[in-house]
Context: one part of a larger RNA
RNA sequence: CUGGGUAUAAAGGGUGCGUAGGCAGUUUAUCAAGUCAGGGGUUAAAAGCCGCAGCUCGACUGCGGAGCUGCCCUUGAAACUGAUAGACUUGAAUAUGAGAGGGGCUGAUAGAAUUCCUGGUGUAGCGGUAAAAUGCGUAGAUAUCAGGAGGAAUACCGGUGGCGAAGGCGGUCAUCUGGCUCAUUAUUGACGCUGAAGCACGAAAGCGUAGGUAGCGAACAGGAUUAGAUACCCUGGUAGUCUACGCUGUAAACGAUGUAUGCUUGGUGUUAUGCAUUUAGGUGCGUAGUGCCGUAGGAAAUCUGGUAAGCAUACCACCUGGGGAGUACGAAUGCAAGUUUGAAACUC
Numbered sequence: 001c002u003g004g005g006u007a008u009a010a011a012g013g014g015u016g017c018g019u020a021g022g023c024a025g026u027u028u029a030u031c032a033a034g035u036c037a038g039g040g041g042u043u044a045a046a047a048g049c050c051g052c053a054g055c056u057c058g059a060c061u062g063c064g065g066a067g068c069u070g071c072c073c074u075u076g077a078a079a080c081u082g083a084u085a086g087a088c089u090u091g092a093a094u095a096u097g098a099g100a101g102g103g104g105c106u107g108a109u110a111g112a113a114u115u116c117c118u119g120g121u122g123u124a125g126c127g128g129u130a131a132a133a134u135g136c137g138u139a140g141a142u143a144u145c146a147g148g149a150g151g152a153a154u155a156c157c158g159g160u161g162g163c164g165a166a167g168g169c170g171g172u173c174a175u176c177u178g179g180c181u182c183a184u185u186a187u188u189g190a191c192g193c194u195g196a197a198g199c200a201c202g203a204a205a206g207c208g209u210a211g212g213u214a215g216c217g218a219a220c221a222g223g224a225u226u227a228g229a230u231a232c233c234c235u236g237g238u239a240g241u242c243u244a245c246g247c248u249g250u251a252a253a254c255g256a257u258g259u260a261u262g263c264u265u266g267g268u269g270u271u272a273u274g275c276a277u278u279u280a281g282g283u284g285c286g287u288a289g290u291g292c293c294g295u296a297g298g299a300a301a302u303c304u305g306g307u308a309a310g311c312a313u314a315c316c317a318c319c320u321g322g323g324g325a326g327u328a329c330g331a332a333u334g335c336a337a338g339u340u341u342g343a344a345a346c347u348c
Stems, first nucleotide, its partner, number of pairs: 003320004007302002012316001014201004021194003025088007033081002035077008049065006091191001092188003095184005103177002106174004110154001115149007125136002162169002206247006215241002220236004258315006266293012297304002321348003330341004
């Protein structure tokens, strides 16, 4: 390389947009580049193959023949691919009418709760644990009532419910804004699919500058436990967690399952929406999601099973024994931490 693979054995890129490239619906005509058929030229010799011959045989050698899978020229064919011109509507997009939604951005605002501060009542404990102690408290704590400050998060509703490409998104109201579904089948007429590079987004932690800091809380300190206890438990507590702007670019970034399209028995929930029929309970049929169970099939099994891991097609990514090692070196990138790319010796 080929072959075979990628849920769990090695292996799907974290996700999207998209350049080149690859691939691409129905139909008519033409061309003849690919394709196919006929003919011709060339395809050195030797070697190889077939036949015959010469060394006693053989290896070896000689002669003859076919062939040399390729390239070129020429004459044709027109199904498929391609090219050109035209037509179509089912793919795709648009329009119109409805609709659901924690999709995103910005601003405003609400009520619980924790903590702190002030004042009142009140007195000796509180707190914490398996038990304790550190800690707080007669300078009046804990408890309770009233008032105030401030930050963060939004109970119930809440749901294998919704939305988003993924990361992710949850009080309420408003601004701006992206996508989606259903119905009509009105418009365009293949405008499509995938996508190396590239670009953008990308949890948490971390970094830079400026703010903020209620609770929680790496580090750290103390108290316990213990043979020890650099832990688990307790009392405190700094960075951080929050905001703005910039960086980092990784996760068990998981459905451990790339994207798109078509086909393939059923049953039962649920979300959005349409139609029919009934009534005011519903029932039946359809489309788009989201779950469960299962037929055939698949699979080493677990399981999967119209949301495929079934049957197929197109394109991309990735794998090729374990360790060494996601290491070394180089390069790129970053403020740094690091990240991306990524070996070999040796060893089993």

RNAcentral holds the full RNA, with entries from ENA and SILVA. A computed fold for a 348-nucleotide part of an RNA from an uncultured rumen bacterium, annotated as small-subunit ribosomal RNA, central domain. It matches the Rfam family "Bacterial small subunit ribosomal RNA". Rfam links the family to the GO terms structural constituent of ribosome and ribosome. Its mean pLDDT, the model's own confidence on a scale to 100, is 88.